Transfer RNA from a Clostridia bacterium, 71 nucleotides, folded computationally.

RNA sequence: GCGGGUGUAGUUCAAUGGCAGAAUAUGGUGCUUCCGACCCCAAGAUACGGGUUCGAUUCCCGUUACCCGCU
Numbered sequence: 001g002c003g004g005g006u007g008u009a010g011u012u013c014a015a016u017g018g019c020a021g022a023a024u025a026u027g028g029u030g031c032u033u034c035c036g037a038c039c040c041c042a043a044g045a046u047a048c049g050g051g052u053u054c055g056a057u058u059c060c061c062g063u064u065a066c067c068c069g070c071u
Stems, first nucleotide, its partner, number of pairs: 001070007010024004018054001026042003030038001047063005
């Protein structure tokens, strides 16, 4: 330099164009003498910039970070 892939919550993963969800972690309530476990509740995310569409995590283009291969 060329080609391919991946990027969603602190972390690990869903969501095949129609309200972004779960587990775990975090905070709070309950239970407990206290802690832990358990029950319930809360907050928290689509890498960035454009395009298509009534509507984009999803489709298209570019940028960026990482991974793989070729030279």